[in-house]
Context: one part of a larger RNA
RNA sequence: UGACGGGGGUCCGCACAAGCGGUGGAGCAUGUGGUUUAAUUCGAUGAUACGCGAGGAACCUUACCUGGGCUAGAAUGUGAGUGAAUGUGUAUGAAAGUAUGCAGGCCCGCAAGGGACAUGAAACAAGGUGCUGCAUGGCUGUCGUCAGCUCGUGCCGUGAGGUGUUGGGUUAAGUCCCGCAACGAGCGCAACCCCUGUUCUUAGUUGCCAGCAUGUAAUGAUGGGGACUCUAAGAAGACUGCCAGCGUAAGCUGAGAGGAAGGUGGGGAUGACGUCAAGUCAUCAUGGCCUUUAUGCCCAGGGCUACACACGUGCUACAAUGGCGGGUACAGAGGGUAGCGAGACCGCGAGGUUGAGCCAAUCCCAGAAAGCCCGUCUCAGUUCGGAUUGGAGUCUGGAACCCGACUCCAUGAAGGUGGAAUCGCUAGUAAUCGCGCAUCAGCCAUGGCGCGGUGAAUACGUUCCCGGACCUUGUACA
Repeated sequence: UGACGGGGGUCCGCACAAGCGGUGGAGCAUGUGGUUUAAUUCGAUGAUACGCGAGGAACCUUACCUGGGCUAGAAUGUGAGUGAAUGUGUAUGAAAGUAUGCAGGCCCGCAAGGGACAUGAAACAAGGUGCUGCAUGGCUGUCGUCAGCUCGUGCCGUGAGGUGUUGGGUUAAGUCCCGCAACGAGCGCAACCCCUGUUCUUAGUUGCCAGCAUGUAAUGAUGGGGACUCUAAGAAGACUGCCAGCGUAAGCUGAGAGGAAGGUGGGGAUGACGUCAAGUCAUCAUGGCCUUUAUGCCCAGGGCUACACACGUGCUACAAUGGCGGGUACAGAGGGUAGCGAGACCGCGAGGUUGAGCCAAUCCCAGAAAGCCCGUCUCAGUUCGGAUUGGAGUCUGGAACCCGACUCCAUGAAGGUGGAAUCGCUAGUAAUCGCGCAUCAGCCAUGGCGCGGUGAAUACGUUCCCGGACCUUGUACA
């Protein structure tokens, strides 16, 4: 100087407390450990691994296993030579491939030759998801969006170093004020950026329809209009600016004013010096090592989906604030041409046939659901719950046996609100309800990322648990 303390002081955080809803019990989904296996590819392992890399494992992916093949090799360049390109057979084979035919006859040029393309001996450059993240770059997690981390000059100290950065206040903040052997500065904080909340201006098509007309069973459908909603560009607006009280000041308090919004309005992006030899050599790049008829490459099938068990994360429930049947209302944000697919017809349905419109503020996906109204069930393993299993189908795909999703009929398991323990959340939040997107032929999505609808309770307080910041103290630790 740090680090640490079951030392002290001050302060903060859904850290506790006050509340609401969960997990831990059940079934299933998914990840992991373990076990098994020819293989169950690899990585991630307290917080900071475990619905994580993976934003899509039937083949492919795929790195694993078994078997069949290749050896300048799967890709690209130079390339002697051969042949137009291209199309199409046969044999063998699980395929990869191997062997062997047929058709075809290109462009410039008289020709020689040259060109596009295919094949191709030798040679030069290969290849490796093999090892080392403790050789590395880059990227990332975490402490932590915590308020800290430093420097120049000066001053103090023999020196390590200190001072500044401590102190008194204040703040979300090393934020600001005052004081001070310090005076300044940098990286962080804040602001500048984006979305959202209010108003104005401009612009009105594909959006809108108040007033005026036309028309319809009905619909901005039509003429027209720019008022309104909206769209998307610009501008204004919030600064403790004004008032009152307290205070030297910074600032604090006010159910003060005005205002759509008030003291950082709400949300996002943004992550200082560094810590964990944290993670990643399997995104990529890369040193070294290893491999070269194999640890490389091609292919078929299998595996990554196994199952006495254990754990994590979720979904669905155990019901009446509910289930079921009928009727009826209101979103936002997205996506669409190898696509979205209206309408009509067929099917109980998944879906099928046909196919309007739309490269989309125009058309489509698209019926939002919870909600509201009416009816029924009456506390039961039930009209709760839907696992499991049998049968019949639909769709995607070359192919759903291992191993897809969905539909219909039948079946109808556990489950009576869950021990010790443990998690999230402070407001349009929790809880609850549906909708969309990426990946994607299809999908094991209950995951992830977004979107809106309905919409709470509680916070006395900081003694305690956890983590953190500053000052101080002890130390046999560095």